[in-house]
RNA sequence: CAAACGAAAUGGCAAACCCAUCGAAAGGUGGGGACGCAAAGUUAGGGAUCUACGGCCUUAUAUUCAAGGCUAUGACUGCCCGGCUGCCGAA
Numbered sequence: 001c002a003a004a005c006g007a008a009a010u011g012g013c014a015a016a017c018c019c020a021u022c023g024a025a026a027g028g029u030g031g032g033g034a035c036g037c038a039a040a041g042u043u044a045g046g047g048a049u050c051u052a053c054g055g056c057c058u059u060a061u062a063u064u065c066a067a068g069g070c071u072a073u074g075a076c077u078g079c080c081c082g083g084c085u086g087c088c089g090a091a
Base pairs, nucleotide, nucleotide: 005089006088012037013036017032018031019030020029021028022027035078041084042083043082045081046080047079049075050074054071055070056069057068058067059066
């Protein structure tokens, strides 16, 4: 110095929940708050998962309203696998 690994230290992030706000929803953002995290930095590329405004189908109906099913183009990187980048240094 590098890889692997994760003791200590310095800093860092922030789950649930609450408030505000945006969104049809999932969820996002800001403030409070800490369950945890060595990539809990970043990327939605692959898989999983969540949602269903709209669309399609079915039932019922004269029609509308309604109910059910399917659907990602929506979301999620704090579910897993990849890509890119990165702090410290005991065993």